[in-house]
């Protein structure tokens, strides 16, 4: 200098073919319990890493770029 991979909720991670985003712990409410743990209910929390582009419509598709990794030289 080349090439690949990832990036999504506080953390960890899904999301098939483009139709408008989800679990599980976390932490909050409420129940039980003398009390905590444990357990049972519940609600909420996101410019999908930036910017651009194709599309009626992008987390996805395409291009550049920023962080990480890995591999070549």
């Nucleotide at each position: 200098c080349c090439g690949c991979c990832c990036a999504u909720a506080g953390c960890u991670c899904a999301g098939u073919c483009g139709g408008u985003a989800g679990a599980g712990c976390a932490g909050c409410u409420c129940c039980c319990u003398u009390u905590u743990a444990a357990g049972g209910a519940g609600a909420g929390g996101g410019u999908c890493g930036u910017a651009g582009g194709u599309u009626c419509g992008a987390u996805u598709c395409c291009u550049a770029c920023u962080g990480g990794g890995c591999g070549g030289a």